Transfer RNA from a Planctomycetota bacterium, 73 nucleotides, folded computationally. The prediction has a mean pLDDT of 83.

RNA sequence: ACGCCAGUAGCUCAGUUGGUAGAGCAGUGGAUUCCAAAUCCACCGGUCAGGGGUUCGAGUCCUCUCUGGCGUG
Numbered sequence: 001a002c003g004c005c006a007g008u009a010g011c012u013c014a015g016u017u018g019g020u021a022g023a024g025c026a027g028u029g030g031a032u033u034c035c036a037a038a039u040c041c042a043c044c045g046g047u048c049a050g051g052g053g054u055u056c057g058a059g060u061c062c063u064c065u066c067u068g069g070c071g072u073g
Base pairs, nucleotide, nucleotide: 001072002071003070004069005068006067007066010025011024012023013022019056027043028042029041030040031039049065050064051063052062053061
C1' cells in the first nucleotide's frame, strides 16, 4: 500500500426480509434469612465508532473517515 472481518448498555454478545433497540453478567432497590450467601421480583443503563447519502422509515443499504484484528506483497 492493497484485501477481508469487526465496532450496539460498564462487560460479553443477539438484533431474521429496512418497520417500537434486546438478553446475560455487573449495578441499585425489594422479597426471603437471626445475619449473609444462593434464589426470586422490579428498576437503572444506549448520540448503535464518526460524517454524509438513499428511503415515508436505517443498527441493517450506499459512500468516506477513524479504531482494532487477520492476510498478501
Overview: NCBI's taxonomy places the organism under Bacteria, Pseudomonadati, Planctomycetota. Its Rfam family is "tRNA". Rfam's curators write: Transfer RNA (tRNA) molecules are approximately 80 nucleotides in length. Rfam classes the family as a transfer RNA. RNAcentral records the identical sequence in 3 taxa.